[in-house]
This is a predicted structure of a 361-nucleotide RNA (Bacterial RNase P class A) from a Pseudomonadota bacterium. The sequence was found by an Rfam model in a public genome assembly. NCBI's taxonomy places the organism under Bacteria, Pseudomonadati, Pseudomonadota. Model confidence (mean pLDDT): 76 of 100.
RNA sequence: UGAGCAUGCCGGGCAAUCGCGUCGGCGCGUGACGCCGCCGAGGAAAGUCCGAACUCCACAGAGCAGGGCGCUGGCUAACGGCCAGUGGGGGCGACCCCAAGGACAGUGCCACAGAAACAUACCGCCGCGUUUGCGGUAAGGGUGAAAUGGUAAGGUAAGAGCUUACCGGCAGCCGGGUGACCGGCUGGCCGCGGUAAACCCCGCCCGGAGCAAGGCCAGAUAGGGAUAGGGUGGCUCGCCCGUUACAUUCCGGGUUGGCCGCUUGAGGCGGCAGGCAACUGCCGUCCGAGAGAGAUGAUUGCCCCCCGGCGCGCCGUGAGGACGCCGGGGACAGAAUUCGGCUUACAGGCAUGCUCAAGCU
Numbered sequence: 001u002g003a004g005c006a007u008g009c010c011g012g013g014c015a016a017u018c019g020c021g022u023c024g025g026c027g028c029g030u031g032a033c034g035c036c037g038c039c040g041a042g043g044a045a046a047g048u049c050c051g052a053a054c055u056c057c058a059c060a061g062a063g064c065a066g067g068g069c070g071c072u073g074g075c076u077a078a079c080g081g082c083c084a085g086u087g088g089g090g091g092c093g094a095c096c097c098c099a100a101g102g103a104c105a106g107u108g109c110c111a112c113a114g115a116a117a118c119a120u121a122c123c124g125c126c127g128c129g130u131u132u133g134c135g136g137u138a139a140g141g142g143u144g145a146a147a148u149g150g151u152a153a154g155g156u157a158a159g160a161g162c163u164u165a166c167c168g169g170c171a172g173c174c175g176g177g178u179g180a181c182c183g184g185c186u187g188g189c190c191g192c193g194g195u196a197a198a199c200c201c202c203g204c205c206c207g208g209a210g211c212a213a214g215g216c217c218a219g220a221u222a223g224g225g226a227u228a229g230g231g232u233g234g235c236u237c238g239c240c241c242g243u244u245a246c247a248u249u250c251c252g253g254g255u256u257g258g259c260c261g262c263u264u265g266a267g268g269c270g271g272c273a274g275g276c277a278a279c280u281g282c283c284g285u286c287c288g289a290g291a292g293a294g295a296u297g298a299u300u301g302c303c304c305c306c307c308g309g310c311g312c313g314c315c316g317u318g319a320g321g322a323c324g325c326c327g328g329g330g331a332c333a334g335a336a337u338u339c340g341g342c343u344u345a346c347a348g349g350c351a352u353g354c355u356c357a358a359g360c361u
Stems, first nucleotide, its partner, number of pairs: 001357010012303007020040002023037005042332001046343002049341005054210004066206005071085005086100001087098004101201002106199002108195003122141002124137005149167006168190002170187007214260004224251003229246001230244005267286008304330008314321002
């Protein structure tokens, strides 16, 4: 100097003129209206993909069905999120990715090719025989995504874990770790593969609906209809019938106005302590839209940031930099109950740490 990786942040500023909205105060008790003052969209407000708070309904418990997650340990109100680690994969590296339990509970699938894909011998090699053949073999070839652990040597009639060395898997034992797992030793045990992002099995978790939830006031109509049950009457019980200002559920009708919910929160900021971290605790401080057809805008000027070109004048060994002038650009995008996440969009830029390459000293 360039190219990258990870994390965090900004995303226009100032002034003037005019114009908006809630709230508070004043004018005039209210309203209209006017004046003054505080405050007035986001990192994603988007998507509506998850989780909750809150509200109403349901609910004894257990089970069935359905759904979610799936390596281990932590964080959190919770989550399919986040942090750390383990195993596997990618990258020279900083780092990134994984739908990461079980194939010996069972069922299914593996097309075509190939001799054979829940098993076997097409070609080949060796031995015997010779007309056809018989026996051994799975090392070599072929097919395929996948074909009887891999490579090499010895050995053999030819071969094969048949034997040995190294590697891989599996089993047993020992050690380390909370754990997933890791390391060591012994063993020829090497057996019929893959697929669960196929059905399934196993483990843990899960009620429904949603602020158009829900509540209050006013007002209107049809307390209109049906109905388990309870009370009560008909001589007792049952059946049946009637009644009821009780009561469950349903059908139908009226109202579509106003107020609340509505912003003090699992809140923001700062400091200290603990923890690798996510995060937690303590202390201090702040209250920064609450609309209701839904507000925060427009113009002008200057500045700022970025990109390109010109100057060959200035600085520098070089790469490059500073200065002046001209032209262009300034993103994604608007709350509507709130919060924690995830995903997607974004012109341009800043900061910190780390990796790689080249050059100079």